This is a predicted structure of a 205-nucleotide RNA (glmS glucosamine-6-phosphate activated ribozyme aptamer) from an Actinomycetota bacterium.
[in-house]
RNA sequence: AACUGAAUUAAAGCGCCAGAACCAAAAAGAGCAAGGAAUGCCGGACUUCUUCUAAUAUCCAACCUCCGGCCUCCGACCUCCUGAUUGGUUGACGAGGGGGGAGUUUAUCGAAAUUUUCGGCGGGUGCUCCCCGGUGCGCCACCAUCGUUAGAGACAUUACAAAUCCAGCGGGCGACCGCCGGGACAAAAAUGUCCUCAGUGGCUU
Repeated sequence: AACUGAAUUAAAGCGCCAGAACCAAAAAGAGCAAGGAAUGCCGGACUUCUUCUAAUAUCCAACCUCCGGCCUCCGACCUCCUGAUUGGUUGACGAGGGGGGAGUUUAUCGAAAUUUUCGGCGGGUGCUCCCCGGUGCGCCACCAUCGUUAGAGACAUUACAAAUCCAGCGGGCGACCGCCGGGACAAAAAUGUCCUCAGUGGCUU
């Protein structure tokens, strides 16, 4: 350091990240191209010597040497190009919701907009069944409906948020992250009303 076990703390638009997107580095590739190699071709220069010419000279030409261009090969630097791979970043803004046990998974309400708040996994106050409890005129059972603020429905009244936005500070190469200030804007909810809908059977007074 890794792995394993135990304990503690935190969370419920909560936690995590293998798809996806973005950032950085990067093998390799692609493009451009300074420079170099080879000697194949073309052009030019030079031409003491040598070769060519019937001869001398000259001319032409060849060889040697140099310069340039084309072709072939190698190829640094560079590129707002691609990028295996590695490491990072993003991946739900609040309100609301908990009798106990079991099961189950796309579990309420709205806000915002570069619609990734996408996609996936786990969990979860939802839902189903059972138990317990409340209510349905007293008691019991069943049934229904709720969960200790303990029927459902309708109507009316009415309250509240955070991010987004604007303005800054700090951290990071960067994608992004954290903190702080300003100004707003919800719905569910809550309260009240209702001549709305609410039992079945038995017992007792």
Background: Its mean pLDDT, the model's own confidence on a scale to 100, is 75. The source organism's lineage runs through Bacteria, Bacillati and Actinomycetota.